[in-house]
Context: one part of a larger RNA
RNA sequence: UUGGGUCUAAAGCGUUCGUAGCCGGUUUGACAAAUCUUCUGUGAAAUUGUUAGGCUUAACCUAACAGUGUGCAGGGGACACUAGCAAACUAGAGACCGGGAGGAGCUAGAGGUAUUCUCAGGGGAGCGGUAAAAUGUUAUAAUCCUGAGAGGACCACCUGUGGCGAAGGCGUCUAGCUAGAACGGAUCUGACGGUGAGGAACGAAAGCUGGGGGAGCAAUCCGGAUUAGAUACCCGAGUAGUCCCAGCCGUAAACGCUGCGAGCUAGGUGUUGCACAUUCUUCGUGAAUGUGCAGUGUCGAAGCGAAGGUGUUAAGCUCGCCACCUGGGAAUUACGGUCGCAAGACUGAAACUU
Numbered sequence: 001u002u003g004g005g006u007c008u009a010a011a012g013c014g015u016u017c018g019u020a021g022c023c024g025g026u027u028u029g030a031c032a033a034a035u036c037u038u039c040u041g042u043g044a045a046a047u048u049g050u051u052a053g054g055c056u057u058a059a060c061c062u063a064a065c066a067g068u069g070u071g072c073a074g075g076g077g078a079c080a081c082u083a084g085c086a087a088a089c090u091a092g093a094g095a096c097c098g099g100g101a102g103g104a105g106c107u108a109g110a111g112g113u114a115u116u117c118u119c120a121g122g123g124g125a126g127c128g129g130u131a132a133a134a135u136g137u138u139a140u141a142a143u144c145c146u147g148a149g150a151g152g153a154c155c156a157c158c159u160g161u162g163g164c165g166a167a168g169g170c171g172u173c174u175a176g177c178u179a180g181a182a183c184g185g186a187u188c189u190g191a192c193g194g195u196g197a198g199g200a201a202c203g204a205a206a207g208c209u210g211g212g213g214g215a216g217c218a219a220u221c222c223g224g225a226u227u228a229g230a231u232a233c234c235c236g237a238g239u240a241g242u243c244c245c246a247g248c249c250g251u252a253a254a255c256g257c258u259g260c261g262a263g264c265u266a267g268g269u270g271u272u273g274c275a276c277a278u279u280c281u282u283c284g285u286g287a288a289u290g291u292g293c294a295g296u297g298u299c300g301a302a303g304c305g306a307a308g309g310u311g312u313u314a315a316g317c318u319c320g321c322c323a324c325c326u327g328g329g330a331a332u333u334a335c336g337g338u339c340g341c342a343a344g345a346c347u348g349a350a351a352c353u354u
Base pairs, nucleotide, nucleotide: 004325005324006323007308008307012322014202015201016200017199021195022194023193025089026088027087028086029085033082035078036077037076038075039074040073041072042071048066049065050064051063052062053061054060092192093189094188095187096185097184098183104178105177106176107175108174109173110172111155112154116150117149118148119147120146121145122144126137127136163170164169207248208247209246210245211244212243216242217241222236223235224234259321260320261319262318263317264316267299268298269297270296271295272294273293274292275291276290277289278288279287280286303310304309327354328353329352336347337346338345339344
């Protein structure tokens, strides 16, 4: 390389949008690029096969015929598939309408309990902390109780293998703005689609720059213990940070360790949303049961799998497109390049070793 693979052995980009490319639903017509077929020309000789002949034979040589030369060019023909062209369709996709669901996003306003602090009153000796202690705090009146205030962060119960979002993620209430999905209708467009190298956007936490803010918590740091030691676990303090605004960083066990899309292949049982039917009804935005679609769990036939397991949410049977892997280490390294304020990120070897 041909292959074979990617949940757990090496291997799915963190996620989406999308350029080129690749792939692409149903019907008809014309065309004949591609495809198939036929003919002609050309495709050197030697070499190969058969027959005949020449060296005394053979090897060898000569001649004829056959074969090879898998190609190219030209002419004729076929039209199922593919391509391009023309016309049409509606099962894919999209638009529209309808009533619902949702912690989806952004902005503004409002609220809630608790912690801390301050002030006032009460009270008068310890409090705090631990396995036990000590550091700490307290007659400058603590801890505790009551009332008032300040400030920042957070949003108990509801809360649910429940919901929404592409992922990261999202949870008090109200309003405004913005977006998406499902269901139902079958009104419109008529293949407008799938994937997606490069590219762009988004992307937890930590970190960085500038400006605010700082209640609680708390890396680093400082004490107290423990210990042989204790740069820890435990305790007391406590700074960055955590919060907000503007910008950067671009990484995570960014996990379902499972790329996206489509079709097909037993079921059982929960749950969420929508629709329909039946029954009940206090007649309501009610309840129960069943069916369909969409989502989300669980068990499981066949199948698959080395097994664990998976199993209509596939890791089954197929198709399209992309990414990635090829023994371990050296090495998520070096060098170079691109990006970044930096930290560093991305790309990414070899010698050598086994």
This is a predicted structure of a 354-nucleotide part of an RNA (small-subunit ribosomal RNA, central domain) from a Candidatus Woesearchaeota archaeon. Rfam family: Archaeal small subunit ribosomal RNA. The RNAcentral record of the full RNA draws on ENA and SILVA. Model confidence (mean pLDDT): 86 of 100.